Model confidence (mean pLDDT): 86 of 100. The part of an RNA shown here (small-subunit ribosomal RNA, central domain) has 349 nucleotides and comes from an uncultured bacterium.
Context: one part of a larger RNA
RNA sequence: UUGGGCGUAAAGGGAGCGCAGGUGGGACGGUAAGUCCGUCUUAAAAGGCAGGGGCUCAGCCCCUGUAAGGGAUGGAAACUAUCGAUCUUGAGUGCCGGAGAGGAAAGCGGAAUUCCCAGUGUAGCGGUGAAAUGCGUAGAUAUUGGGAAGAACACCAGUGGCGAAGGCGGCUUUCUGGACGGCAACUGACACUGAGGCUCGAAAGCCAGGGGAGCGAACGGGAUUAGAUACCCCGGUAGUCCUGGCCGUAAACGAUGGAUACUAGGUGUAGGAGGUAUCGACCCCUCCUGUGCCGGAGUUAACGCAAUAAGUAUCCCGCCUGGGGAGUACGGUCGCAAGACUGAAACUC
Numbered sequence: 001u002u003g004g005g006c007g008u009a010a011a012g013g014g015a016g017c018g019c020a021g022g023u024g025g026g027a028c029g030g031u032a033a034g035u036c037c038g039u040c041u042u043a044a045a046a047g048g049c050a051g052g053g054g055c056u057c058a059g060c061c062c063c064u065g066u067a068a069g070g071g072a073u074g075g076a077a078a079c080u081a082u083c084g085a086u087c088u089u090g091a092g093u094g095c096c097g098g099a100g101a102g103g104a105a106a107g108c109g110g111a112a113u114u115c116c117c118a119g120u121g122u123a124g125c126g127g128u129g130a131a132a133u134g135c136g137u138a139g140a141u142a143u144u145g146g147g148a149a150g151a152a153c154a155c156c157a158g159u160g161g162c163g164a165a166g167g168c169g170g171c172u173u174u175c176u177g178g179a180c181g182g183c184a185a186c187u188g189a190c191a192c193u194g195a196g197g198c199u200c201g202a203a204a205g206c207c208a209g210g211g212g213a214g215c216g217a218a219c220g221g222g223a224u225u226a227g228a229u230a231c232c233c234c235g236g237u238a239g240u241c242c243u244g245g246c247c248g249u250a251a252a253c254g255a256u257g258g259a260u261a262c263u264a265g266g267u268g269u270a271g272g273a274g275g276u277a278u279c280g281a282c283c284c285c286u287c288c289u290g291u292g293c294c295g296g297a298g299u300u301a302a303c304g305c306a307a308u309a310a311g312u313a314u315c316c317c318g319c320c321u322g323g324g325g326a327g328u329a330c331g332g333u334c335g336c337a338a339g340a341c342u343g344a345a346a347c348u349c
Stems, first nucleotide, its partner, number of pairs: 004320003007303002012317001014200004021193003025087002028084004033080002035076008048066007090190001091187003094183004102176007109153001113149008124135002161168002205246006214240002219235004257316006265294011298305002322349003331342004
């Protein structure tokens, strides 16, 4: 390579948008590039295939025919392609409607914490398994009133919602993206995937400027211990927060790429629509979309998955090919750096 695979054995790219490429709905007509059929031609022999023959068989050898490839020409038109014209179910637009922690910016709020000021008040407070370091007669802790600051938003809260993923949670306003339900007015295949590319991308980290309440790597101290560079306690810098710019990684997980179609059911829940019923709201039934649980067929090495498939199929992309060496070395690209991406071999089992 072929083949076989990728939830847990090696293997799904962190996620999206999208150029090229690959793939692509129904009916009609034309062309004939692919495709198929015929004829001619070319193609050394051996080899292949079929039939037959010779060594007593076979291996081996020989004969005949033929296949496969190229070219020319005549034809076929189902499929692919292409051109023309067309359809509406895929896709999109429009109109009506409601849901949502989707995103960005600005403003506002209360609880708590810490600090400051003042009042009351007096000897302890705090902390732990027990203690000690620490704080406190220069008046702490506790409590009342006032003030300041930063960060996070209890209850509601829900295998609830939204988002492509990362992720998003106090309230209000402004700007803004997407999805869903209903109608069926419009376009008429405009679609799917997507190597490169571009964009987004938790936390930590980096650069510049701010901010700094609480928490808290590092660090100091107290304990514990044989030791204790830890777990526990008292402190505490960077950081955590904001603005701008980098970084580009995670058990970035559903360890499960995207799209479409099909394949028993049952039961929750969220959004919407229709019906039934009613004075009305519920209840009940049906449909669509999402999100859970259970479960049959099927599948799986098993566990399990099971209409949100890991079932049955098609299309496109990514990836795997024994363990270690190693996500290392070297080279390259990117980065301020940290490092990231790409990514071996010797050797060894």